[in-house]
RNA sequence: CGUUGCAAGGGGAAUGGAGUCUCCCAAAACCGCCCGACAGGGCUGAUGACUCCUGCCAGUUC
Numbered sequence: 001c002g003u004u005g006c007a008a009g010g011g012g013a014a015u016g017g018a019g020u021c022u023c024c025c026a027a028a029a030c031c032g033c034c035c036g037a038c039a040g041g042g043c044u045g046a047u048g049a050c051u052c053c054u055g056c057c058a059g060u061u062c
Base pairs, nucleotide, nucleotide: 010025011024012023013022016053017052018051019050020049021048032043033042034041035040
């Protein structure tokens, strides 16, 4: 370096499912933002990112 066989091939990234990529974790990773001393009040998004589906919200047309 090549071939063959066997075994293993987990979890997570603020609300659902699938694919791809990235990152993180080994009992940890993870558990959104703003104002406020607390109490409490206010705000964005179904993504970590992209694509699709579902759900939700707003507008327009038939």
A computed fold for a 62-nucleotide RNA from Edaphobacter dinghuensis, annotated as Fluoride riboswitch aptamer (crcB RNA motif). Taxonomically the source falls in Edaphobacter (Bacteria, Pseudomonadati, Acidobacteriota, Terriglobales). Of the family's consensus pairs, 100% are formed in the model. RNAcentral holds the sequence, with entries from Rfam.